[in-house]
Molecule: small-subunit ribosomal RNA
Organism: metagenome
RNA sequence: AGAGUUUGAUCCUGGCUCAGAACGAACGCUGGCGGCGUGGAUUAGGCAUGCAAGUCGAACGCGAAAGGGGGAGCAAUCCCCUGAGUAGAGUGGCGAACGGGUGAGUAACACGUGAGCAACCUGCCUCUAAGAGGGGGACAACACUCCUAACGGGGUGCUAAUACCGCAUGAGACCACGGCUCUGCAUGGAGCUGCGGUCAAAGGUGGCCUCUGUUUACAAGCUACCGCUUAGAGAUGGGCUCGCGUCUGAUUAGUUAGUUGGCGGGGUAACGGCCCACCAAGGCGACGAUCAGUAGCUGGUCUGAGAGGAUGGUCAGCCACACUGGGACUGAGAUACGGCCCAGACUCCUACGGGAGGCAGCAGUCGAGAGGCUUUGUCAAUGGGGGAAACCCUGAACAAGCGACGCCGCGUGAGGGAUGAAGGCCUUUGGGUUGUAUACCUCUGUUGCACGGGAAGAACCGCCGGUGGGUGAAUAAUCCGCCGGCCUGACGGUACCGUGUGAGGAAGCUCCGGCUAACUCCGUGCCAGCAGCCGCGGUAAAACGGGGGGAGCAAGCGUUGUUCGGAAUCACUGGGCGUAAAGGGCGCGUAGGCGGUUCGGUAAGUGAGAUGUGAAAGACUUCGGCUCACCCGGAGAGAUGCAUCUCAUACUGCUGAGCUGGAGUACAGGAGAGGAAACGAGAAUUCCAGGUGUAGCGGUGAAAUGCGUAGAUAUCUGGAGGAAUACCGGUGGCGAAGGCGCGUUUCUGGCCUGUUACUGACGCUGAUGCGCGAUAGCCGGGGGAGCAAACGGGAUUAGAUACCCCGGUAGUCCUGGCCGUAAACGGUGAACACUAGGUGUGGGGAGUAUCGACCCUCUCCGUGCCGCAGCUAACGCAUUAAGUGUUCCGCCUGGGGAGUACGGUCGCAAGGCUGAAACUCAAAGGAAUUGACGGGGGCCCGCACAAGCGGUGGAGCAUGUGGUUCAAUUCGACGCAACGCGAAGAACCUUACCCAGACUUGACAUGCUUAGGACAGGUGUGGAAACACACCCUCUCUUCGGAGCCUUUGCACAGGUGCUGCAUGGCUGUCGUCAGCUCGUGUCGUGAGAUGUUGGGUUAAGUCCCGCAACGAGCGCAACCCUUGUCCUUAGUUGCUACCAUUCAGUUGAGCACUAUAAGGAGACUGCCGGUGGUAAACCGGAGGAAGGUGGGGAUGACGUCAAGUCCUCAUGGCCCUUACGUCUGGGGCUACACACGUGCUACAAUGGUCGGUACAAAGGGUUGCAAGACCGCGAGGUGGAGCUAAUCCCAUAAAACCGGCCUCAGUUCGGAUCGGAGUCUGCAACUCGACUCCGUGAAGUCGGAAUCGCUAGUAAUCGCCAAUCAGCAGGUGGCGGUGAAUACGUUCCCGGGCCUUGUACACACCGCCCGUCAAGCCACGAAAGCAAGUCAGACCCGAAGUCGGUGAGCUAACCGCAAGGAAGCAGCCGCCUAAGGUAAGGCUAGCGAUUGGGGCUAAGUCGUAACAAGGUA
Repeated sequence: AGAGUUUGAUCCUGGCUCAGAACGAACGCUGGCGGCGUGGAUUAGGCAUGCAAGUCGAACGCGAAAGGGGGAGCAAUCCCCUGAGUAGAGUGGCGAACGGGUGAGUAACACGUGAGCAACCUGCCUCUAAGAGGGGGACAACACUCCUAACGGGGUGCUAAUACCGCAUGAGACCACGGCUCUGCAUGGAGCUGCGGUCAAAGGUGGCCUCUGUUUACAAGCUACCGCUUAGAGAUGGGCUCGCGUCUGAUUAGUUAGUUGGCGGGGUAACGGCCCACCAAGGCGACGAUCAGUAGCUGGUCUGAGAGGAUGGUCAGCCACACUGGGACUGAGAUACGGCCCAGACUCCUACGGGAGGCAGCAGUCGAGAGGCUUUGUCAAUGGGGGAAACCCUGAACAAGCGACGCCGCGUGAGGGAUGAAGGCCUUUGGGUUGUAUACCUCUGUUGCACGGGAAGAACCGCCGGUGGGUGAAUAAUCCGCCGGCCUGACGGUACCGUGUGAGGAAGCUCCGGCUAACUCCGUGCCAGCAGCCGCGGUAAAACGGGGGGAGCAAGCGUUGUUCGGAAUCACUGGGCGUAAAGGGCGCGUAGGCGGUUCGGUAAGUGAGAUGUGAAAGACUUCGGCUCACCCGGAGAGAUGCAUCUCAUACUGCUGAGCUGGAGUACAGGAGAGGAAACGAGAAUUCCAGGUGUAGCGGUGAAAUGCGUAGAUAUCUGGAGGAAUACCGGUGGCGAAGGCGCGUUUCUGGCCUGUUACUGACGCUGAUGCGCGAUAGCCGGGGGAGCAAACGGGAUUAGAUACCCCGGUAGUCCUGGCCGUAAACGGUGAACACUAGGUGUGGGGAGUAUCGACCCUCUCCGUGCCGCAGCUAACGCAUUAAGUGUUCCGCCUGGGGAGUACGGUCGCAAGGCUGAAACUCAAAGGAAUUGACGGGGGCCCGCACAAGCGGUGGAGCAUGUGGUUCAAUUCGACGCAACGCGAAGAACCUUACCCAGACUUGACAUGCUUAGGACAGGUGUGGAAACACACCCUCUCUUCGGAGCCUUUGCACAGGUGCUGCAUGGCUGUCGUCAGCUCGUGUCGUGAGAUGUUGGGUUAAGUCCCGCAACGAGCGCAACCCUUGUCCUUAGUUGCUACCAUUCAGUUGAGCACUAUAAGGAGACUGCCGGUGGUAAACCGGAGGAAGGUGGGGAUGACGUCAAGUCCUCAUGGCCCUUACGUCUGGGGCUACACACGUGCUACAAUGGUCGGUACAAAGGGUUGCAAGACCGCGAGGUGGAGCUAAUCCCAUAAAACCGGCCUCAGUUCGGAUCGGAGUCUGCAACUCGACUCCGUGAAGUCGGAAUCGCUAGUAAUCGCCAAUCAGCAGGUGGCGGUGAAUACGUUCCCGGGCCUUGUACACACCGCCCGUCAAGCCACGAAAGCAAGUCAGACCCGAAGUCGGUGAGCUAACCGCAAGGAAGCAGCCGCCUAAGGUAAGGCUAGCGAUUGGGGCUAAGUCGUAACAAGGUA
């Protein structure tokens, strides 16, 4: 520090996800040790049991018992001493308000921070000053007694005090009235002083005899200490007030009646509506009141580069609470966790009358929960309470225990050791890996175990001894110190140390497709499963599960949850808004924010310095202590903050005085569909009336509905009525936007220019608010010509609730009032300033020019286009910014759900504004790129269409396929590009299929091994054969070891036309013989990519030329190759024959001229001429030529596409079978047959059929062969065999054609299927199932519906011939020649293709994508009659305890009084307030709810085709 994920690829936007750190954690697997930390986060749920706050006899009175001892008594028993002034309770004092727990409540002066109190209190403690005199009356305990189950309570009587109460005294305090001094920001404060009033106290213990008295030791007394009282001061702790800071919601906008203030009281420690009476009507709030939700706050903690964000467990500070609610008492302090009273809920006891209780103290228990410990030890240390002290108490605390919960540390061994052992795994079978790993050898001794030693934490206090000092009369006592000694350890026989022992007891977890470090085998087969995201799994899975191996971390490792980070993804640091989410529809304007220029003042902001504070702990730096580390201690720095003081005055603010540049006013001109109202005008449509006139009009792609003989349309005249204003008219004008278009008048807003003068910052923006606001729509009243939702009809269509047509009502128009929305768009908020230009246009001004209008130059305002810098993801914007800056407003934060629901508000309604969530997806998007596609465009090709010729589709047959059938009908091929295809030839074989019979190292290959010798062959028997058995016959070479060959036994292995062509090679088809497909370098672009290859011409061609940021190159095209067309040369047999001979015959001599043959050459190149073209390429025409513009034909097939075809040609990975899925054999099947399709053959006839006669080829084949002549047969063929290994012989008569005859339009002398009979040939064998021949039979068919195929010249058509395969079988296939046409205007249309361009939501690429209803399942949500909770506030009723007030006829010790009585107090009663409770109506929140509504999601459901291309109606 980034990465993955939207796409075919790219850039951007944007979300989701990951890697990091952390945790009071939990879960899974695993688990050796130690240290330091840490441990009920949920039910502030309920709690058994024990403990957690007591102490003081030196404040006070009382005062046991058991036990022991003694005595009396016969004994029961009693008494005395001791126990013991002990235990114990009580009075009293102090403490219990601390410490400890918890976080429910609380959004608050609760907390934090900084100030203030001139408005306050403060026990114990410290200091200072003064005092402590003299009296009195009670109440507990106790005794007796009564009630009660208990808890408890009543009565009578006694008693002490540091308990209580008067009196005295008053340094002083307080109060009232005066005087003086000083002082503060206000109320005021401080000090001094006069007079009057009010107000205190308690003793205890130790010691002593200086003074006094008794007497020898005590008392008064003195003294010390501890207490007591008053006052002042301090310290500490608290109370109150204020500034600032402190969560979310506006779908909470108004709130408040003690409310805000005043006056006077009350109350408090104290200010205060804190409370009360009266008066006033205020207070708070958009700088967010009120309400609702949530929450203890902070130091800190986690994260982060920081700024921030999240958090507040342990530790520390503060607050709040103590079963829930209310209340006071006591006290210095509480409205009191382990106190009281009342009410409520709950639990327990009960004799049913009543009582008791409060673990959110420490342990512990139950519950709920994923989940959190011992009912431990000790006061040794630290700290606290009491005490004079010893000491007591202390679940505070210190320790130990439990838990890998966290952090830190240690160990599980170290070194050597290669036949790289065995085993495992993999393997290309060679080996590799586990792996120096093990074994084995040599060591070490952490830890563990055993034994031994053994701390620090302890210093106080106290006691003893000594010693210095204070008080004191004192050598007493006491206090403050010092020295020495003694005493005190829960942890714990722990830490630590030593010795012994012995590698011995101690390693797991996760991961290995990318992110992300680590790969293979097997299993599985969209199953089982994985998954954080992208995504894996459908037979070769590095992604599932296992094995091996590897990577990472390690006593842990993973998972889950949560927080921060990454996320600049809420952007202060540090984002955006033309098209990605995002500018308000527009204006006016309030608050607010911001604001020109000069001078002066001020010093709020701002800057600097200083002071105070910012607790400790933590964090950081450094030093030190535990063996290190974690941890702990010391010191330091820092602490961005707040407050105060001083200084500075540039900028901002405030204030004063100016300025004119911003803004505005006046004046003079100007343009304009700016607005409102009234009046007017003509053209056109329609309607009405009349005239002329006759059969149609109208409408459409074509029609029909409709109108018209009752006279339409057309045409003319007149009239009515409504709406809109042609031409001008223009990226022209005006307006803020919406919007505004005939003319005239009236009223009216804004703008521009020019010139001076004036005002003097008066400005900009603008939340809330107010106004304007197209169309449609709504309400009331008018109006209604045309147009026209709805609706009706006609068409179209599979349907057509549409598009088209004929009609037609709201509405459109006017007036008044609503509505308030639009793609209200420049998809671009307003204002100001600055930053190259060029060129139009509208409105002004100036200059120049002119008689004048133009022209030209400059300038201001508006409105367009092009374009530089700059900006932008790109597209693009570019002085009219989307550039550079400033100010203000609005808005955005993934897609869907959804602009929906609920709530509120506006509206008559329709609906508008505001505006979520659950759930769901991993994307949704923007711009640009390359393709593909388009019922987009342009250009151009092709038998693509057209023009022609002949076919197919109909018939019969042949053949292939589908289907069906079958024991099997083997398999493959399936649009073009499967279907006379693999198959160039299924009777057996082939053959892969079926039935049956057999074989198992096998029909075939190689190696080793056992035994043996030929094997073969012949014969016989069984059998369908294979096969089995028997008989006959029977090896070669040799160096004698053996080898070759064959058979045989066993082992390795063979074999498979079994599967996968979607694991493959090779081969092939196809687009397509289409003209394309790419590369290097350069250039352009952020990039994908582009350029080149586009453009202008041209070509069959990316063929060539020109141009050009391209220049070159490669694979294709063309050419080179074969064949054919002309000529030449060479050659002369088997070919040929002109001349010379000869023959029946090129038969022979002869010849090689010709033909032909087969080798080599020539020839054609737009070379020449003319024209067109750009002086190009090229095209057109011509000449010459056998041939002319690639002469004809062939071979040749770019990058690639179709997971095209083939595992059954062959090869091959993997899988499968192995007495069978292999092999052999016989028979059957592949030849089936209601049917459908493809490809063909033969026909339907006269351009023909038939009979007879007569011609002319080419190219092939032939020794397992072709076979002549001859003979036989009607014929197929047979007999026979000359010749030929072929320019020699044979197949082999070519046929159509031509010349004649017959047939005469008919199911025929057409056609030949089918069937019967008889034969021939091949073959082991023609039954299933061959071909051919002859005789007979003589079917359909009379030219073929929709549709569809081939062909552009030696072509189509037509005619025959040959060959491969092959024993035989050709209507198929491949070749060969004979005869030999027609037509092409042309490129609109169909199909296919090429190039350019355009649109795109497609990229599996239009056979694409994709929308909505319906149907099914699942999920969350809304509405809903209602049901049932919680909560909040107010009203009313009732009203406990209690304070306060009133009353107090009852009661009463202290004081007064001789007494009566009084003062004072209490009970009781009354009143105010008031918790809980009740009544009725509400608000809010969450839950349930028959039914209902839409929404989301879910491989293959239904209906249509809405959108994306002009998406077929943009």